[in-house]
RNA sequence: AGCCGACCGGACGGCCGCGUCACGACCUCCGGCAUUCGUGCAGGUGGUGGUGCCGAGGAAAGUCCGGACUCCACAGGGCAGGGUGGUUGCCAACAGCAACCCGGGGCGACCCGCGGGACAGUGCCACAGAAAACAGACCGCCGGUGCGAGAGUGCCGGUAAGGGUGAAACGGCGGUGUAAGAGACCACCAGCGUUCCGGGCGACCGGAGCGGCUCGGCAAACCCCACCCGGAGCAAGAUCAAGAAGAGUCGGUGCGCCGGCUCGCGCAGGCGUUCGAGGGCGGCCCGCCCGAGCCUGCGGGUAGAUCGCUAGAGCCUGUCGGCAACGGCAGGCCGAGAUGGAUGGCCGUCACCCGGCACUCGUGCCGGGCACAGGAUCCGGCUUACAGGUCGACUCGU
RNA sequence: GGGCCUCUAGCUCAAUGGCAGAGCUGCGGACUUUUAAUCCGUAGGUUGUCGGUUCGAGUCCGACGGGGCCCACCA
Numbered sequence: 001a002g003c004c005g006a007c008c009g010g011a012c013g014g015c016c017g018c019g020u021c022a023c024g025a026c027c028u029c030c031g032g033c034a035u036u037c038g039u040g041c042a043g044g045u046g047g048u049g050g051u052g053c054c055g056a057g058g059a060a061a062g063u064c065c066g067g068a069c070u071c072c073a074c075a076g077g078g079c080a081g082g083g084u085g086g087u088u089g090c091c092a093a094c095a096g097c098a099a100c101c102c103g104g105g106g107c108g109a110c111c112c113g114c115g116g117g118a119c120a121g122u123g124c125c126a127c128a129g130a131a132a133a134c135a136g137a138c139c140g141c142c143g144g145u146g147c148g149a150g151a152g153u154g155c156c157g158g159u160a161a162g163g164g165u166g167a168a169a170c171g172g173c174g175g176u177g178u179a180a181g182a183g184a185c186c187a188c189c190a191g192c193g194u195u196c197c198g199g200g201c202g203a204c205c206g207g208a209g210c211g212g213c214u215c216g217g218c219a220a221a222c223c224c225c226a227c228c229c230g231g232a233g234c235a236a237g238a239u240c241a242a243g244a245a246g247a248g249u250c251g252g253u254g255c256g257c258c259g260g261c262u263c264g265c266g267c268a269g270g271c272g273u274u275c276g277a278g279g280g281c282g283g284c285c286c287g288c289c290c291g292a293g294c295c296u297g298c299g300g301g302u303a304g305a306u307c308g309c310u311a312g313a314g315c316c317u318g319u320c321g322g323c324a325a326c327g328g329c330a331g332g333c334c335g336a337g338a339u340g341g342a343u344g345g346c347c348g349u350c351a352c353c354c355g356g357c358a359c360u361c362g363u364g365c366c367g368g369g370c371a372c373a374g375g376a377u378c379c380g381g382c383u384u385a386c387a388g389g390u391c392g393a394c395u396c397g398u
Numbered sequence: 399g400g401g402c403c404u405c406u407a408g409c410u411c412a413a414u415g416g417c418a419g420a421g422c423u424g425c426g427g428a429c430u431u432u433u434a435a436u437c438c439g440u441a442g443g444u445u446g447u448c449g450g451u452u453c454g455a456g457u458c459c460g461a462c463g464g465g466g467c468c469c470a471c472c473a
Stems, first nucleotide, its partner, number of pairs: 001395002004392005010350007018055002021052003025048003029044002032041003057372001061383002064381005069233004076286004081229005086100005101115001102113004116224002121222002123218003138163002140159008171189002174186003190214001192211008237307004246263007265299007278290003300472003314333008352369007399469007408422004416453001424440005446462005
């Protein structure tokens, strides 16, 4: 000078303040028991102040992936649709992670890659250029021939070595060859295909031979191949007022009863009840099953309480296995649950950074700064934002 | 909190991966005594930003940003 990884992201003290929970005090209200009717006892609800414990992040963010959980439901099949894309492994799962392979970049540590298929098919390749995909003669070169005194020029043919165009022009270089040329032929090299051998779990790598000599790019174009995929989301979902443990209906039954659904905010309209609405997947079809409700619009009221709710694929330490991601075992720890949404404000000291001044070069004084940002069901990732700092491994130069 | 859509000129919208356009608006001129209408001309864009695929991106892919829409309950 650089490269990679891990971690921190202010500390302490004082005053005031906020939220959950626990404890005890006082007050209000509620019903219960006892009563000598004065009250007492135990409990619950709410409030006030007190004490104690705890109280945002590495991204809590974007909501881009994957799950847990809950509900709708739960014969199956086909088409369509969506996603992923080197290999092996890890993980609950993933588009994540690790190691390796291949390609590219860097002297190097290392970094980057949506990295299957373009000999299954279709399509596109603007402009320029002669020609842009079963290749193709503009200039040039060469041969023949006509005209011309000649320079030259017309026609026919050959030629992809040279020029020029382009992002891209059908291998490179040297020789043989030729009228001029050309993998037409030869040596070497690059690439493709194929056969065999060796290594690797594999992606793939190394070697030998043969072939035609050479095959453009784009799949983040359609498509093909392989694998995967129900929908909705905590505003999911469950319980709670009351005329009432009532009525109706359906199913089962041991005929005693038991279980499910509806009546349960109101009004209007539409479809439907074995001529089957609707549901079983969002789009469609076949098929099977359940089946009496379903859908739309308008209006009114409320912005409730409790649960879900936070102990979990959890964190830390040690050890073992593994290159690693990660896994096993042992021990320890508890770290927010708000809902008009808590974690803040002020002061002081110290630490860090910047600037100025002084300097006895140890430092001192003054001023300023100290990021991004904040939970809302919870986890695993990715991505994005971020002042500054610490530690470790490695590379290059001197 | 969760789910979805959209971004092109001042406004409303076009554009098959191949030179970004139309209408209205604005500005200048003509006509008119003047204005409106009409006619002629003209300006105005890093296609929200950044990166990638591609020879080439408004279009395809990703990240970020802005704007908009929907949802609860009948205790």
This is a predicted complex of two RNAs, RNase P RNA and transfer RNA, with 473 nucleotides together. It holds a member of the Rfam family "Bacterial RNase P class A". Its family is annotated with ribonuclease P activity, dimeric ribonuclease P complex and tRNA processing in the Gene Ontology. From the family's description: Ribonuclease P (RNase P) is a ubiquitous endoribonuclease, found in archaea, bacteria and eukarya as well as chloroplasts and mitochondria. The prediction has a mean pLDDT of 78.